Background:
This is a predicted structure of a 72-nucleotide RNA (transfer RNA) from Ziziphus jujuba var. spinosa. The sequence is in RNAcentral, with records from Rfam. Rfam family: tRNA. The family's RNA type in Rfam is transfer RNA.
[in-house]
């Protein structure tokens, strides 16, 4: 340089083009002799970075970033 794939919560994921969730975590409670368990409640997002199509975009399309494979 050129194919590919991926980027969503602190962290590992999901999400038919129509409300962005789960699991751990984080912080308060409750039980137990217990630091550990078990549990109730609350806490969590500029969906990588800029257009673009669509009433409606995490999802389609473009360009760019970053990072994993690959090819020369």
């Nucleotide at each position: 340089u050129c194919c590919u794939c991926a980027a969503u919560a602190g962290c590992u994921c999901a999400a038919u083009g129509a409300u962005a969730g789960a699991g751990u975590g984080g912080u308060c409670g409750a039980c137990u002799a217990u630091u550990a368990g078990u549990u109730g409640a609350c806490u969590g997002g500029u969906u990588g970075u800029a257009g673009g199509u669509u009433c409606g975009a995490g999802u389609c399309c473009u360009a760019c970033u970053u990072g994993g494979g690959g090819a020369g």